RNA sequence: GCAAUUAUAGCUUAGUAGGAAAAGCAUUUAGCUACGGACUAAAAGAUAUAGGUUCAAGUCCUAUUAAUUGUU
Numbered sequence: 001g002c003a004a005u006u007a008u009a010g011c012u013u014a015g016u017a018g019g020a021a022a023a024g025c026a027u028u029u030a031g032c033u034a035c036g037g038a039c040u041a042a043a044a045g046a047u048a049u050a051g052g053u054u055c056a057a058g059u060c061c062u063a064u065u066a067a068u069u070g071u072u
Base pairs, nucleotide, nucleotide: 001071002070003069004068005067006066007065010025011024012023013022019055027043028042029041030040031039048064049063050062051061052060
């Protein structure tokens, strides 16, 4: 230089054929407890960036950025 894969919550991962973004851990609040832990209930929190297609995009297309792998 070229090619491929990946990018979703603080972390680890789902998301089916394009149709209301989900779970575990963690965090916060309340309950429980003499206190803490455990447990119970609730809450907050995300689609790498910029465009395009579409009534509708995490999903399709283009470019960029970052990471990993292969190759010269």
Predicted 3D model of a 72-nucleotide RNA (transfer RNA) from Candidatus Vidania fulgoroideorum.
The coordinates come from a structure-prediction model, not an experiment, and the mean pLDDT is 81.
RNAcentral holds the sequence, with entries from ENA.
Rfam family: tRNA. It is annotated as a transfer RNA.